[in-house]
Context: one part of a larger RNA
């Protein structure tokens, strides 16, 4: 574009894609069978692999945000104290975030028609026949069942609200941003406001900061200090930044 006005939800399900594994041990039972060797149909429980699917609370891993120890060296006048380069300078952690090998879940039942086969009843052909007329049972397989995606299913569907007194209903540009994302789309918000930053705590990381003091010849150690630094996550506050505006959509609908 269209779906016969224009708009916001929320839906029905035609038709498609996925999925369907599968191993073992237990008891039924050493029981049916079987001279023994050996050994079950069947019901009924367990624990597993692949595979998948969502997720990060547990276990790691990343983790050039972060915290700490160090080595050489410049530099900050010097000491201390710090930064800068040397793969992140090397080295031991590490939040969120993304992840597996982590965790939690899945295949199931039940039903429909059916193969191969098993059957009833049964003629033709007085008997017999599962078949010719009828009527059952049967399988990981076939349609359902379970998941996804699906009104552009051209027969183009279905509710409900809501506009047509216009400055409309609603979109959209145009800003703030992630849970979204190549761009686009999508979401959250835009002052009637907690969208990000900033601040104020705050789970959590690191691991006990400077100065000081006390002890020691000194290196250092000990108090002051579970300090002292971060905190992508949570909370909460309008400090900044989301201003003010434009623009599309029209008149009851072949």
């Nucleotide at each position: 574009u269209g779906u016969u006005g224009g708009a916001c939800a929320c839906u029905u399900g035609a038709a498609g894609g996925g999925g369907u594994c599968u191993u073992u041990c237990c008891c039924u039972a050493g029981u049916a069978c079987g001279a023994g060797a050996g050994g079950a149909u069947u019901g009924g429980g367990g624990a597993g692999g692949a595979c998948g699917a969502a997720g990060c609370u547990c276990u790691g891993g990343u983790g050039c945000a972060c915290c700490a120890g160090u080595u050489g060296u410049c530099u900050c006048g010097c000491u201390a104290g710090a930064g800068g380069c040397a793969c992140a300078g090397c080295u031991g952690g590490g939040u969120a975030g993304c992840u597996a090998a982590c965790u939690u879940c899945g295949g199931a039942a039940c039903g429909g028609a059916u193969a191969a086969g098993c059957g009833c009843u049964g003629a033709a052909a007085g008997c017999a026949u599962c078949u010719a007329a009828g009527c059952g049972c049967g399988a990981a397989g076939c349609c359902u069942u379970c998941u996804c995606u699906g009104a552009a299913a051209c027969u183009a569907g279905g509710u409900g609200u809501c506009c047509c007194u216009a400055u409309c209903a609603g979109g959209g540009u145009c800003c703030u941003g992630g849970g979204a994302g190549a761009c686009u789309a999508c979401c959250a918000g835009g002052u009637u406001g907690a969208u990000a930053g900033g601040c104020a705590g705050u789970a959590g990381c690191u691991g006990u900061a400077a100065g000081c003091a006390u002890g020691g010849c000194a290196a250092c150690a000990u108090g002051u200090u579970c300090a002292g630094g971060c905190g992508a996550g949570c909370u909460g506050u309008a400090c900044u930044a989301a201003u003010a505006g434009c623009c599309c959509g029209a008149a009851c609908g072949g």
Molecule: large-subunit ribosomal RNA, domain VI
Organism: marine metagenome